This record gives sequence, structure tokens and C1' cells, in this order.
RNA sequence: CCUGGAAAAAGGCAAUCCCGUCGCGAGGCGGGUACGCCAAGCCACGGGCCUCUUUCUUACGGAGAGAGGCGGCCGGGCCGCUAGA
Repeated sequence: CCUGGAAAAAGGCAAUCCCGUCGCGAGGCGGGUACGCCAAGCCACGGGCCUCUUUCUUACGGAGAGAGGCGGCCGGGCCGCUAGA
């Protein structure tokens, strides 16, 4: 110098549930709560899951198409505080 990154300290975020609000819905937003996470910060590119509309199918179900949602499902990309075993 490069790569990796534990403990500690100071902090950050916020599951679930409740209330309000937006949405057909999945779900989003705000407040309280604190399961957990250190990128649980940002991004729907790939996979996966979920919702709505529609078509095929004898029904359950399954398959296809279109439009959405989930970043705290995984992968990937970008950015990043403290300390540095």
C1' cells in the first nucleotide's frame, strides 16, 4: 500500500400489533410499539412470492397474456458513519 473485516463505543433503521389515511387489491404513507438488522440505505436488472383484469380448460385446479406490489425472500448494481482484532 492492497484485500478481508471481528470485538467495543456512539448511533441508525424498524418486524409485529394498534390508530389514521390512500388504493379494487397486494400494499404504500404518518404516529406509537421494538421482532430483528448493520447497510433492514437506494435501485424492480434476473429469480421467487403476492395482487388485479382477461383468455383457454368440465369444476377444484392448472396454463397463458396484460397491469401492479414485495428491497426485512434471494442474487446483482450503486452509495455509505465509527473502529480496525
This is a predicted structure of an 85-nucleotide RNA (c-di-GMP-I riboswitch aptamer) from an Actinomycetota bacterium. Taxonomically the source falls in Actinomycetota (Bacteria, Bacillati).